Guanidine-I riboswitch aptamer from Sediminibacillus halophilus, 101 nucleotides, folded computationally. Model confidence (mean pLDDT): 82 of 100. RNAcentral holds the sequence, with entries from Ribocentre. The organism belongs to Sediminibacillus, within Bacteria.
[in-house]
RNA sequence: UAUUUUGUUUUCUAGGGUUCCGCGGCAUGUUUGCCGGCAUGGUCCGAGAGAAAACACACAGCAUCCUUGCUGUGACACGGAGGGAUAAAAGCCCGGGAGGU
Numbered sequence: 001u002a003u004u005u006u007g008u009u010u011u012c013u014a015g016g017g018u019u020c021c022g023c024g025g026c027a028u029g030u031u032u033g034c035c036g037g038c039a040u041g042g043u044c045c046g047a048g049a050g051a052a053a054a055c056a057c058a059c060a061g062c063a064u065c066c067u068u069g070c071u072g073u074g075a076c077a078c079g080g081a082g083g084g085a086u087a088a089a090a091g092c093c094c095g096g097g098a099g100g101u
Stems, first nucleotide, its partner, number of pairs: 005056001007055006015045002020042002023036005057074007076096001078099001082094003
């Protein structure tokens, strides 16, 4: 200095806050308003470096009616500060970035 799919999507988890619901407090015209996320939760957000699945792609092997099918492999991964979105925050996004080994 350069190289491989550092593939896409879905479901979930660690984690995250507080729009909505519920909860607690106060007020009240009794069904609404305000406050509280140092309020367990449901909804919600959610991982490159967490899990699973599906699909695609690459390579290898085997089979084959010759253009497809089947099987296997696809590893590894230390990491700020700062900024951004949403109601808000985050292991979200910038970002497998800067930097480090």